[in-house]
């Protein structure tokens, strides 16, 4: 240069066009419980990379970009 992949809460992940103003686990923060800690219950904040397209409707599919991975060329 050119292909193929991946990117969701602080960290792992679920999601296959409508059930999702995105669920779950650890972590956190708050209440309960305990003599006290820890465990255990019960509550809460917290994320679809950017952009643009199809679509009646996009985390889901297509295209650009960014990031990172992997494969091929190139290498006089």
């Nucleotide at each position: 240069g050119c292909c193929c992949c991946a990117u969701u809460c602080g960290u792992c992940u679920a999601g296959c066009g409508g059930c999702c103003c995105a669920g779950g686990a650890c972590g956190c923060g708050g209440c309960c419980c305990u003599c006290u800690c820890a465990a255990g219950g019960c509550c809460g904040a917290a994320a679809c990379a950017g952009g643009g397209g199809u679509u009646c409707g996009a985390g889901u599919c297509c295209c650009c970009u960014a990031u990172g991975g992997g494969g091929c060329a190139c290498c006089a």
Molecule: transfer RNA
Organism: Chloroflexota bacterium